Predicted 3D model of a 73-nucleotide RNA (transfer RNA) from a Fidelibacterota bacterium.
RNA sequence: GGGCCCCUAGCUCAACGGUUAGAGCACCGGACUCAUAAUCCGUCGGUUCGGGGUUCAAAUCCCCGGGGGCCCA
Numbered sequence: 001g002g003g004c005c006c007c008u009a010g011c012u013c014a015a016c017g018g019u020u021a022g023a024g025c026a027c028c029g030g031a032c033u034c035a036u037a038a039u040c041c042g043u044c045g046g047u048u049c050g051g052g053g054u055u056c057a058a059a060u061c062c063c064c065g066g067g068g069g070c071c072c073a
Stems, first nucleotide, its partner, number of pairs: 001072007010025004018056001028042004049065005
């Protein structure tokens, strides 16, 4: 330098272009326990990487940019 893929909650990941973007774990609160761990219940948590475009409607499609990974040179 070229090709391909990825970016969504603190972490790991879901979500056919269509109801209000969810789950597990973590954190926090509670139950249980002499206490801790484990287990159970609940709450909180989002600029869907940024900008633009298409569309009645975009996490999802298109373009530009940023970051990361793999391969080739």

Rfam family: tRNA. Gene Ontology term of the family: triplet codon-amino acid adaptor activity.